A computed fold for a 77-nucleotide RNA from a Desulfurococcales archaeon, annotated as transfer RNA. Rfam family: tRNA. Rfam classes the family as a transfer RNA. Its mean pLDDT, the model's own confidence on a scale to 100, is 84. The sequence was found in a public genome assembly.
[in-house]
RNA sequence: GCCCGGGUAGCUCAGCCUGGAAGAGCGCCGGACUGUGGAUCCGGAGGUCCCGGGUUCAAAUCCCGGCCCGGGCCCCA
Repeated sequence: GCCCGGGUAGCUCAGCCUGGAAGAGCGCCGGACUGUGGAUCCGGAGGUCCCGGGUUCAAAUCCCGGCCCGGGCCCCA
């Protein structure tokens, strides 16, 4: 340099194909329960959907460019 995959809550990831209300588990906070804690149950907070642009009535989702991460390949030495 080229190709492929990935970037969404603090963490691990769904959702993207086929545009139409942003989600799950864990974690965190509060409550119930308990002698206390854990476990369990109930409730809650938490988002620049990597960045910029385009298309569209409408974009996490489609298109273009860029950045970052992982893997593969090529060239030079």